[in-house]
Formats: sequence, structure tokens, C1' cells
RNA sequence: UCUAGCUCAGGGUAAAAUCGUCGAAAGACGGUGACACAAAGCCACGGGUCUACUGUUUAUUUAAGCUAAGAUGGCCGGGUUGCCUGG
Repeated sequence: UCUAGCUCAGGGUAAAAUCGUCGAAAGACGGUGACACAAAGCCACGGGUCUACUGUUUAUUUAAGCUAAGAUGGCCGGGUUGCCUGG
């Protein structure tokens, strides 16, 4: 440096739920908490999915459809960085 992986060791992250805050929402952040994870470290480049403030169409006065520049890295691919052990 490349590769395989949870066997060793030190460990790490933190689902759902709940409390608080922010947000139009999806959701995010913090506390509690552990479902799981060998990159469940980081990055929205490609795809998927979620929401629809705004915009637009229809309707008629209530709403419905479409729409991402919003969100999701614990949906997938990709990029990038790393611990231990073996080869």
C1' cells in the first nucleotide's frame, strides 16, 4: 500500500420511544434510551424515497393534483478518511 473480516483487544456509533428546542412539513439538534451496525465516520455527485413553504393547475370557498432549490449518508451506488487481526 492492497485485500479479507468480528476471530483478539481497545472500543465506537445510537433505532424505536420519550422530553425540550428549531422548522410550513419531512425532518434536524440536545437529554434519556439501545434496535441494530465492521465504516451506521464524513460528503447530496447519480438514483430512489419523504415533505410541499413557495409556485402553478383544477375546483369553489373547505380542498385536491403537480412541483425541491428542503430532507434522508441507519435506502442504494459513488467519492473520501480510519481502528484491530490475518493474508